[in-house]
RNA sequence: GGUUCUAUAGUGUAGUGGUAGCACAUUAGACUCUGAAUCUAAUAACCCGAGUUCGAACCUCGGUAGGACCU
Numbered sequence: 001g002g003u004u005c006u007a008u009a010g011u012g013u014a015g016u017g018g019u020a021g022c023a024c025a026u027u028a029g030a031c032u033c034u035g036a037a038u039c040u041a042a043u044a045a046c047c048c049g050a051g052u053u054c055g056a057a058c059c060u061c062g063g064u065a066g067g068a069c070c071u
Stems, first nucleotide, its partner, number of pairs: 001070007010024004018054001026042005047063005
């Protein structure tokens, strides 16, 4: 330098154009003499910009960061 893949709560991960989900974690409550465990509830996310579309996490283009391969 070229090709290609990935980017979603604090962490891991799902989501093939129509309500962003699950687990762990955190916080609060219940239970308990206290704590742990358990149960319930809440908080919290689509890497950035532009385009297509009635509508984009998803499609297209560019960028940023990271990985793999070739040179």
About this RNA: Model confidence (mean pLDDT): 81 of 100. The RNA shown here (transfer RNA) has 71 nucleotides and comes from Neocallimastix lanati (nom. inval.). Rfam family: tRNA. The family's RNA type in Rfam is transfer RNA. The family is grouped with related families in Rfam's "tRNA clan". The RNAcentral record of the sequence draws on ENA and Rfam. Lineage of the source: Eukaryota > chytridiomyceta > Neocallimastigomycetes > Neocallimastigales > Neocallimastix.